Predicted 3D model of a 347-nucleotide part of an RNA (large-subunit ribosomal RNA, domain IV) from a Gemmatimonadota bacterium.

[in-house]
Context: one part of a larger RNA
RNA sequence: UCACGGAGAAGGAACUCGGCAAAAUUACCCCGUAACUUCGGGAUAAGGGGUGCCAGUAGUAUGUGUAAAAGCAGAGGCUGGCCGCAGAGAAUCGUCCCAAGCGACUGUUUAGCAAAAACACAGGUGUCUGCUAAGGCGUUUUCCAAGCCAACGUAUAGACACUGACUCCUGCCCGGUGCCGGAAGGUUAAGGCAAGUGGUUAGCCGCAAGGCGAAGCUGCGAACCGAAGCCCCGGUAAACGGCGGCCGUAACUAUAACGGUCCUAAGGUAGCGAAAUUCCUUGUCGGGUAAGUUCCGACCUGCACGAAUGGAGUAACGACUUGGGAGCUGUCUCCUCCGUAAGCUCG
Numbered sequence: 001u002c003a004c005g006g007a008g009a010a011g012g013a014a015c016u017c018g019g020c021a022a023a024a025u026u027a028c029c030c031c032g033u034a035a036c037u038u039c040g041g042g043a044u045a046a047g048g049g050g051u052g053c054c055a056g057u058a059g060u061a062u063g064u065g066u067a068a069a070a071g072c073a074g075a076g077g078c079u080g081g082c083c084g085c086a087g088a089g090a091a092u093c094g095u096c097c098c099a100a101g102c103g104a105c106u107g108u109u110u111a112g113c114a115a116a117a118a119c120a121c122a123g124g125u126g127u128c129u130g131c132u133a134a135g136g137c138g139u140u141u142u143c144c145a146a147g148c149c150a151a152c153g154u155a156u157a158g159a160c161a162c163u164g165a166c167u168c169c170u171g172c173c174c175g176g177u178g179c180c181g182g183a184a185g186g187u188u189a190a191g192g193c194a195a196g197u198g199g200u201u202a203g204c205c206g207c208a209a210g211g212c213g214a215a216g217c218u219g220c221g222a223a224c225c226g227a228a229g230c231c232c233c234g235g236u237a238a239a240c241g242g243c244g245g246c247c248g249u250a251a252c253u254a255u256a257a258c259g260g261u262c263c264u265a266a267g268g269u270a271g272c273g274a275a276a277u278u279c280c281u282u283g284u285c286g287g288g289u290a291a292g293u294u295c296c297g298a299c300c301u302g303c304a305c306g307a308a309u310g311g312a313g314u315a316a317c318g319a320c321u322u323g324g325g326a327g328c329u330g331u332c333u334c335c336u337c338c339g340u341a342a343g344c345u346c347g
Base pairs, nucleotide, nucleotide: 001342003340004339005338006337007336008335010333011332014331019328027051028050029049030048031047036041038165052082053081054080055079056078057077062073063072064071083087095326096325097324098323099322100321101320102318103317107119108118123163124162125161126160127159128158129157135149136148137147166313167312168311169310171243172242173241176240177239178236179235180234181233182232185231186230187229191225192224196220197219198218199217200216203212204211205210244262245261246260247259248258271305272302283299284298285297286296287295
C1' cells in the first nucleotide's frame, strides 16, 4: 500500500447518477392491524408487549396403563421470589411504509457483459380445412414420387395469423393494396385453321448468259377460333392500412356553440393526454423541499395519443423502472484504530 474481517465520539445520506455497499430487521407466544379489493386477499400489513432461573399451586390437567388401582410420562396457566449490562444471552433467522409507470399472474430468455416493460400464458377474434382434410416434411436424376406427420384425431377437431387475465369498451373509411365472389364485355399464350408468300426443281423457253416453273418436300405466315390472369362488377378493416385545410361570427376583451368555402374513400368517436409518446420545455398552476430540469395532481397549445400494430382502468404479483418517507448506519463531514494474509524496507 492493497485484500479480507472487526470497532468507532458527535452528526445521520450532508455521500452518490442512484442509500451502491454496509448497517438495521429477523425466532416463538400474546395484543393489534388501514386504504383498496376480483371478497380470495392486502397481512408476518403497520405498530406494540413478553421470553432466564427457583419455589408454590401440584406431580395438577392430560396421556398411558389396570377388572379397579398402583406405577410411568407429564405440559400449559396462575402466584411469589432470585441474579446479571444483557434471559430467542451463541448460531441460523423478513427492514418497513406512501405514490406513480409497465407487464395481469406462476413461468421463459441473450450457456460466456442484457432477466426486462422482451417471450410465453389462460382468455378474445379472424381465416382455412368435409378427410386421400387443410397445413407441413420428403423428392427435383427435369417435370416424376413413394411414404410420413397432422391423427390411430374428424369442425366443441386440426392448422395459421393477430391480440393477451379481469372490468368498461372497441367509432368512421373498401378510393389504393391484399383476399373472397362474379361472369356479360375488352385484352390474350401455346395451339388450331389458313388467305398469301419464299426456297428447291421434273419440265418448258433461249445460241448462250439466263428466265419461267407443276407435283412433292420445306421456310415464313395476315384474318379468324382460343383458358386462367389482367381490365371490369361487387363484398371484406379483430385484412395491409387511412382517419383535412382556409375564412368569418356573440353588447368589454377573449373565445367561438354558429356560418361560408375548398378538398377527401372517410376526415380521429369514447377514453386518455408535456405521457416509456411534448420539439419549443425546467410549458403554466397546485403539492411536496429552506431550496425540486426528477416526482405527484391538474390544464390542453396532442411538433408527432387513440381504440385487438387494441383504448382506458385495475385488486394481487415483480431480484423490473421512478419519486418520497421512517428506521438504520464509516456512504459521507473526516478519518482513526485493531486483527489476518500478501507486498514493500532492513537483515

Its mean pLDDT, the model's own confidence on a scale to 100, is 87.